[in-house]
């Protein structure tokens, strides 16, 4: 080069007939405690790698880029 994956909050990670983003971890707040840690109740925090395109409507479809990974040469 060329094929194939993968990219989704601070982390992991689901989301597959396209119909306005699950959940776990951590953070904050709260209760319980002498403190702290376990528990338990509550919140915040992502517009989906970048840019266009289809679409009434995209993380999900399409073009090209960019990072990583695997295979060919």
């Nucleotide at each position: 080069u060329g094929g194939c994956g993968a990219g989704u909050g601070g982390c992991c990670a689901a989301g597959u007939u396209g119909g306005u983003a699950a959940g776990g971890c951590g953070u904050c707040g709260g209760u319980u405690u002498c403190u702290g840690g376990c528990a338990c109740c509550g919140a915040a925090g992502a517009u989906c790698g970048a840019a266009g395109g289809u679409u009434c409507g995209a993380g999900u479809c399409c073009u090209u880029c960019c990072u990583c990974g695997c295979c060919a040469g």